Description: RNAcentral holds the sequence, with entries from Greengenes. The RNA shown here (small-subunit ribosomal RNA) has 1515 nucleotides and comes from an uncultured bacterium. Its Rfam family is "Bacterial small subunit ribosomal RNA".
């Protein structure tokens, strides 16, 4: 720091997804050790059990128990010591610990204020600590009750309670003086009057006194008053503090005042009266959510998220209410009341509150031990010892997290075995293992063994304080003693032994890491893109690899990446996004100069910003995590100095912004009234006759009752031709005949006036096309709806004939449009060029133009700049400033609900669930278009001949069959593979054999290699044993061959042409397809290759940011057309001779043959053309513009064809899917199609005669002559390996004859008989011949094919295959036409251009209803619940107030009785929790039915959109 994903590719916009970090986590697999942390996020759900707050005898009375002593009536009394339990009293229980329900608030944070306050214990100062009194618990007796508890009587103490005295301070009231002041007040001082206190206890003691208790002295401690401090707390306040406006108005104690009350304290905090205020778009009120912060996580930061642990604050303690006590509570382990729940009960009543520590149930994906100890730290009480302390210190459980360590180290190649892969060679696992040599961390065993401990206390010593005192008490120093839960732990030593200790995820791209097998759109994977349909690096397994590691993955959440909410740091013409337009309120922003101020701003100081954390730097645990010392930082707030450029405030001025005045001209600007002509229609009248109208063509319709047409007249409504123009005006919508009246704005000139008066503008208000609505008019034309006619498969449309609302007017609504420049307004600046509209000026002129300058408007082109590109470009989308509106993926949806507006239609505001990984913009290359332009082709047209009808042949489909083997399927399958199925071929079927095999290699054994004879077989007999090497030889070895055996293997026309090679078809012999360099473009790409001409051609020329080049075109090659040269045998024969005959001599002139060379190149002439290329015409020439034909097929397309030519990877079969034999089948036959042959006849058939080719083949061959047969053929054998012999007679043609238009003397199918040939064999199933038979067919519907010249048509000949079989195929020559105006149309193609929502590319894409399944949502008669408002009823406990005829120790009066003061119970009352009643609001659940929406490989109907999408589309 980025990456993947929209496309054929590109750039952009934009969402989704990933890589990172983190966690109080959970789940899966796995798990050795230690340290340090952390551990109910859910039910503030309910809780069994134990513990979590007591302590003080030095405040008080009592005193069980135990011990000792004394007395004696020896089991009693007394004394002393001890001091349990309970009580009175004091202090504490408001701390510590838990939780986050409530709370959107002065709750919290931060900074202030308290001149509006309190503060126990603690510290310091000062002053006191006096005299009295009456009770009461405990206790005793008694009584009620099941219990919890309570009542009565009697006794008693205090540091409990009460009264009095005193008052240095203190408080209150009234005066005087001073200081400060925010003018409210505060502080200091002074005078007079009034008021409020107290408690004792312990230790020691020389005098003196004593009732022997003590007083007294002294000391410690306690208590009271007061002033300060410290600490803690209360209250007020500035600022900050999340979401919803589909919550816009809220408030009656409400806002303020006065009096009173209340509090520690200001205050409507409370109350009475008075006034009528207070809050709110700077978001009141309401709703939902939430404890806040230091911090934590993330991030470069700014931010975003979060608020576990630790720390600060707040709130709460079963739920709600209330007070009491107290320094402090409205009190977690207190009280009272109400409620819910649980428990006990003798049914009468009672008890309880784990959100303390453990623990239980429940909930949940999920969170621990009913542990040890007060040894340390801290807290409470106490003088202290000490007691208490689930705070705390520790241990336990859990990989929950962080950190550290280990699971060994070195050497070790026969690169072992095994596994996996393999091209079978090997590679890899892999120095890995084994083996050898070492080490000893952790765990294990044994031994040693800390620190944490400082105190306090006690026993001593020294030295001070106090004091009368060397008592007591006490401070400091010092010696000793005493105290450890953890724990025999950390740590150390020794021992033995590599021994006990590695997994998890991933391996298609992102993203590091690849192969095999299995599976076969199945099973499955998946974070996104996407994998899987028989060769899956994506599924599952394995081997190998990669990453991390006692963990690894997954899931969830947060931040990041995301500049994807943009302050830093985004946008708005077309991607989402400028309000339809104006006016203007609040607000925001604002010209020049001077002065002043110092709010903003800048700078310095001070205070604060707790600690912890982060960062830096030291230190301590062996390191680290962790702990700890110090520092820095904490961007903030407050306060106080200073500065004054800028912004703001105030004051004064200025004129350039803005406005006013005066003078001009322009204009479809607006409103009202009037008026004009043309046209349509209707009506009246005339003329006139059969049609008119309408369309692609028609029909409906009108018309003989007189239309249309035409003439005249009348009526009525609406709209204003020409001018008219990217001309004008207006804010926009919009405005168009002419005239008048009223009226708005802009422009220009002058520079007189005002003096910043300005810009923008949330809300508000107004205007606002068309359609629509209401009321009343009007209604010619046009025309939704509707009707009819057409069209069509249908046609609720397009077309036609009619036609009502409406369109028009008046008044009132509606308030929306693709209301568009898809571009908000204002201001300033930034090259030019050229139109046009309105004004002004200048020069010149007699004058009008022209020309120049300038202001305003409106267009085009274009530079810089901007932009994703397109494009914009002084009328900006450039450069800047100010203000407003708006956007944040697509769909759902501008929908639902709610609000507001509207008569309605509807408008405005405006979501969510769910769903997808895209949706989109611009541009590019193609493809396509019932888009355009140019051009070509037997493409059409013009012609000739066919096919489609018949019969037959052949191929295919279908059907049949045991099998009818397989392949080929639009053109580009179908006389195709097949250049030839009777057996063979043959792959198919039936049946029978063989199993290392019919064929190949290797091993082994034998040898009869092989040949001949026996009709054949068996068998027998015989011949023979070759070749190469070594060797004299014997013999040995090798190659070859036959047979047997063994296993490796053979074999497969089995599957996959969608795994392939090769090869072929097709577009298409169409003219195209590309590259290098350069240039342009962000890029895909473009340019070149486009343009103007021209060509058969991207052929050539010219031009040109292109210049060149390659594959194609053309040419080079072959055949053919004309000469020529050479050569003449087998060819030829003019001359000479000869013959039946070029037969022979002779010759090579000619023909011909086959080699070479020539020739044609737009070369020449004229014209056209751009001085070109080229074209047209002509000459010459055998041939003329490629002379004709062939071969030759660019980049590519069709997953085109072929695994059955061949080759080949996987897969499959292996006594069979191999091999072999016999027979059958491929030849079937209702039918359909393709390709052909023969015909239908007279341009013909038949008969006779007669003429002329080319090319080709021939030895297992062609086969002559001759003879036989009607013929097929037979016989025969000459010649010929061929310019020699043979096939071989060419046929149409020509000459003559006959037939005479008919199913025929046409046509020949079919069938019968008789033959021939080939072949082992013609039954299934060959060909040919003769005789006989003589079918359909009389030129062929829709439709369709070929052909442009030696072509079509027609005629015969040859060849391959082949034993035989040809209407097919491939060739050959003979005869030999017609037509082409032309490119509108059909088909195919090329180039340019245009549109596109197509790219599998129009056989494309795609829309809506309906049907089915599923999902979420809205409405819904209702129904259930939650919450809340106002009204009313009732009203516990309790405070306050009132009363208090009942009761009453302390004080007062009184001798007493009694009275008084005060108090208590009770009663009344205000307030009030819970409860109740009826009634509203809001939210949620559910609901028959219903509505649309979304999603879903192959459903139905149509075809709306994308091309002119076939009626341009859209609002």
């Nucleotide at each position: 720091a980025g990456a993947g994903u929209u496309u054929g590719a590109u750039c952009c916009u934009g969402g989704c997804u990933c890589a990172g970090a983190a966690c109080g986590a959970a789940c899966g697999c796995u798990g050795g050790c230690g340290g340090c942390g952390u551990g109910c996020u859910u039910a503030a759900c309910a809780c069994a059990u134990g513990c979590a707050a007591g302590u003080c005898g030095a405040a008080c009375g009592u005193g069980a128990u135990u011990g000792a002593g004394a007395g004696c009536u020896u089991g009693c009394u007394c004394u002393c010591a001890u001091g349990a339990a309970a009580g009175u009293g004091g202090c504490g229980c408001a701390c510590g610990g838990g939780u986050g329900a409530g709370u959107a608030a002065c709750a919290c944070g931060u900074g202030g204020a308290u001149a509006a306050u309190c503060u126990g214990c603690c510290u310091g100062g000062c002053g006191a600590u006096u005299c009295g009194g009456g009770a009461u618990a405990a206790c005793a007796c008694u009584u009620c009750g099941a219990a919890a508890g309570g009542g009565g009587u009697g006794c008693u103490a205090a540091u409990a309670c009460c009264g009095g005295a005193u008052a240095a301070g203190c408080c209150c009231a009234c005066g005087g003086a001073g200081u400060c002041u925010u003018u409210g007040g505060a502080c200091u001082u002074u005078g007079c009057g009034g008021g409020a206190a107290a408690a004792g206890g312990g230790g020691g003691g020389g005098a003196c006194c004593u009732u022997c208790g003590g007083g007294c002295c002294u000391u410690c401690u306690g208590u009271c008053a007061u002033c300060a401090g410290a600490u803690g707390a209360g209250u007020c306040u500035g600022c900050g503090u999340a979401c919803c406006a589909u919550u816009a108005g809220c408030u009656a104690g409400u806002u303020g005042g006065u009096g009173g009350g209340g509090u520690a304290a200001a205050g409507g905090c409370c109350u009475a009266c008075c006034a009528a205020a207070g809050c709110g778009a700077c978001g009141a009120u309401g709703g939902g959510u939430a404890g806040c912060c230091g911090g934590c996580c993330u991030g470069a930061g700014a931010g975003g998220g979060u608020g576990a642990c630790c720390g600060g604050c707040c709130a709460c303690a079963c739920u709600g209410g209330a007070a009491c006590u107290g320094a402090g509570a409205u009190a977690c382990g207190g009280u009272c009341c109400a409620g819910a729940c649980u428990c006990c009960u003798a049914c009468g009543g009672g008890a309880g509150g784990c959100a303390g520590c453990a623990g239980u149930g429940g909930g949940g994906a999920a969170u621990c031990u009913u542990c040890c100890g007060c040894a340390a730290u801290g807290g409470g009480c106490g003088a202290a010892a000490g007691c208490c302390u689930g705070a705390c210190g520790g241990a336990g459980c859990a990989a929950c997290g962080c950190c550290g360590c280990g699971u060994g180290a070195g050497c070790g190649a026969a690169g072992a075995a095994g596994g996996u892969c393999u091209u079978c060679g090997g590679a890899u696992u892999g120095u890995a293992a084994a083996g050898c040599u070492c080490u000893g961390u952790c765990a294990g065993u044994g031994g040693g063994g800390a620190a944490g401990a400082a105190c306090c206390g006690c026993c001593g010593g020294g030295u001070g304080g106090u004091u009368a005192a060397u008592a007591c008490c006490u401070g400091c120093c010092u010696g000793g003693u005493c105290u450890g839960a953890c724990g025999g732990u950390a740590c150390c030593c020794a021992c033995a032994a590599a021994g006990g200790a590695a997994g998890c995820a991933c391996c298609g791209g992102c993203u590091a890491a690849c192969u095999c097998c299995g599976u076969g759109c199945c099973a499955g994977c998946a974070g996104c893109c996407g994998c899987g349909g028989u060769a899956a690096u994506a599924c599952g397994g394995a081997g190998g690899g990669u990453g991390c590691a006692a963990g690894c993955g997954u899931u969830g959440u947060u931040c990041g990446g995301a500049a994807u909410u943009a302050u830093u740091g985004g946008g708005c013409g077309u991607a989402a996004a400028g309000c339809g337009c104006g006016u203007g309120u609040a607000g925001g922003c604002g010209g020049u100069u001077u002065g002043u101020u110092a709010a903003g701003u800048c700078u310095g100081g001070u205070g604060u910003g707790a600690a912890a954390g982060c960062c830096c730097u030291g230190g301590g645990c062996u390191c680290a995590a962790c702990c700890u010392g110090g520092g820095a930082a904490g961007u903030g707030c407050a306060u106080u100095g200073g500065a004054u450029a800028c912004u703001g405030g105030c004051a004064a001025a200025c004129u350039u912004g803005a406005g006013u005045a005066c003078g001009g001209g322009a204009g479809a600007g607006g409103a009202u009234a009037g008026u004009g002509g043309a046209a349509u229609u209707u009506c009246g009248a005339g003329u006139g006759u059969a049609g008119g109208g309408g369309u692609g063509a028609a029909a409906u319709c009108c018309g003989u009752a007189g239309a249309u047409a035409u003439u005249c007249g009348a009526a009525g409504g609406a709209a204003c031709a020409c001018c008219g123009g990217u001309g004008g005006c207006g804010a926009a919508g919009g405005c168009g005949g002419c005239u008048a009246u009223c009226u708005g704005g802009a422009c220009u000139g002058u520079a007189a006036c005002u003096g910043a008066c300005g810009c923008u503008g949330a809300g508000g208000c107004g205007c606002g096309a068309a359609a629509g609505c209401g009321u009343g008019g009007g209604g010619a034309g046009c025309a939704a709806a509707c009707a009819g006619g057409a069209u069509u498969a249908g046609a609720u449309a397009c077309c036609c004939u009619g036609g009502u609302a409406g369109u028009c007017c008046a008044c009132g609504c509606c308030g929306u449009a693709a209301a568009c420049g898809a571009u908000g307004g204002a201001u300033a600046c930034u090259a030019g060029g050229u139109g046009u509209a309105g004004g002004a000026g200048g020069u010149a002129u007699c004058g009008a133009c022209c020309c120049c300058u300038u202001c305003u408007g409106u267009g085009c082109c274009g530079g810089a700049g901007u932009u994703a590109a397109c494009a914009c470009a002084a009328u900006a989308a450039g450069u800047a400033u100010c203000c407003c509106a708006c956007c944040u993926g697509g769909g759902g949806a501008g929908u639902a609900c709610g609000g507001c507006c509207g008569c309605a239609a509807g408008g405005u505001u405006g979501a969510a669930a769910c769903u997808c990984a895209a949706a989109g913009g611009a541009a590019u290359u193609g493809a396509c278009g019932g888009g355009g332009g140019c051009c070509c082709g037997c493409a059409c047209a013009a012609g000739c001949g066919g096919u489609g009808g018949a019969g037959c042949a052949u191929g295919u489909g279908g059907u049949u069959u045991a099998a009818u083997u397989c392949g080929a399927c639009g053109c580009a399958a179908c006389g195709c593979g097949a250049a030839g199925a009777a057996c063979c071929u043959u792959a198919c079927c039936a049946g029978g054999g063989c199993u290392u095999g019919a064929c190949a290699u290797c091993c082994u054994a034998c040898g009869a290699a092989u040949c001949c004879u026996u009709a054949g077989g068996a068998u027998g007999a015989g011949a023979g044993u070759g070749c190469c090497u070594c060797g004299c030889a014997a013999g040995a070895g090798g190659a070859g061959c036959c047979u047997g055996g063994u296993g490796a293997c053979a074999g497969g026309u089995g599957g996959u042409g969608c795994a392939u090679g090769g090869u072929u078809g097709u577009c298409g012999u169409c003219a195209g397809c590309u590259c290098g360099u350069g240039u342009c473009g962000u890029g895909a790409g473009a340019u070149g290759u486009u343009g103007g001409g021209u060509u058969a051609a991207g052929u050539c020329c010219c031009g040109c940011a292109a210049c060149g080049a390659g594959c194609g075109c053309a040419a080079c090659c072959c055949c053919u057309g004309u000469g020529u040269u050479u050569a003449g045998u087998u060819g030829c024969c003019a001359u000479c001779a000869u013959u039946a005959a070029g037969u022979u001599g002779g010759g090579c002139a000619c023909u011909c043959u086959a080699a070479g060379g020539a020739g044609a190149c737009u070369g020449c002439c004229g014209g056209u053309g751009u001085c070109a290329a080229a074209c047209c015409g002509g000459a010459g020439g055998a041939a003329g513009g490629u002379g004709g034909g062939g071969a030759u097929g660019a980049c590519g397309u069709c997953a085109a064809g072929u695994c059955a030519u061949c080759a080949u990877g996987g897969c499959c079969c292996u006594u069979a899917u191999g091999u072999u034999c016999u027979g059958g089948g491929c030849u079937a036959c209702a039918c359909a199609c393709g390709u052909g042959c023969u015909a239908c006849a007279a341009u013909g058939g038949c008969c006779g005669g007669u003429a002329c080719a080319g090319a080709c083949g021939g030895a297992a061959g062609c086969g002559a002559a001759g003879c036989c047969g009607c013929g097929a053929g037979g016989u025969g054998a000459a010649g010929c390996a061929a310019a020699a012999c043979c096939g071989a007679g060419a046929a149409a043609g020509c000459c003559g004859g006959u037939c005479u238009c008919a199913g025929u003397u046409c046509g020949g199918a079919u069938u019968g008989c008789a033959g021939g040939c080939u072949g082992c064999a013609a039954c299934u199933c060959g060909c040919c011949u003769g005789c006989a038979u003589g079918a359909a067919g009389u030129c062929g519907g829709a439709a369709u094919c070929g052909c442009u010249a030696g072509u079509a048509a027609u005629c015969g000949c040859g060849g391959a295959u082949c034993a035989g079989c040809a209407u097919g195929c491939c060739g050959c020559g003979g005869u030999g036409a017609a037509u082409a105006c032309g490119u509108u149309c059909c088909c195919g193609g090329g180039c340019c251009u245009u549109g596109u929502a197509c790219a599998c590319a129009c056989c494309g894409c795609c829309c809506g209803u309906c049907a089915c399944a599923c999902c979420a949502c809205g409405g819904g008669a209702g129904u259930c619940g939650a919450u809340u408002g106002g009204u009313c009823c009732c009203g516990a406990a309790g405070u306050g107030c009132g009363u208090g005829a009942g009761c009453u120790a302390a004080c007062c009066c009184g001798c007493a009785a009694g009275g008084g003061a005060g108090g208590c119970a009770g009663c009344g009352u205000c307030c009030u929790a819970a409860g109740g009643a009826a009634u509203g609001g809001u939210c949620g659940g559910u609901g028959a039915c219903u509505g649309g929406g979304g999603u879903g490989a192959a459903g139905u109907c149509g075809u709306a959109a994308c091309a002119a999408g076939g009626u341009a589309a859209c609002c």